[in-house]
RNA sequence: GGGCCCAUGGUCUAGUGGCUAUGACGCUACCUUGACAGGGUAGAGGCCGGGAGUUCGAAUCUCCCUGGGCCCA
Numbered sequence: 001g002g003g004c005c006c007a008u009g010g011u012c013u014a015g016u017g018g019c020u021a022u023g024a025c026g027c028u029a030c031c032u033u034g035a036c037a038g039g040g041u042a043g044a045g046g047c048c049g050g051g052a053g054u055u056c057g058a059a060u061c062u063c064c065c066u067g068g069g070c071c072c073a
Base pairs, nucleotide, nucleotide: 001072002071003070004069005068006067007066010025011024012023018056027043028042029041030040031039032038049065050064051063052062053061
């Protein structure tokens, strides 16, 4: 220098154009216990790495940039 892949709550992850985004773990409150663990119920927490474009509509498609990974030179 060239090519490919990835980036979504604290962590991992689903979603691949249309109900203002799914689940698990973790966290908080309450119930249960003598207490802890475990279990149950409820809740908080992400506008989807940044920008621009396409579209009636974008996490999803296109381009640029940033960061990470792999391959080639």
Predicted 3D model of a 73-nucleotide RNA (transfer RNA) from a Candidatus Aenigmatarchaeota archaeon. Its Rfam family is "tRNA". It is annotated as a transfer RNA. Model confidence (mean pLDDT): 83 of 100. The source organism's lineage runs through Archaea, Nanobdellati and Candidatus Aenigmatarchaeota.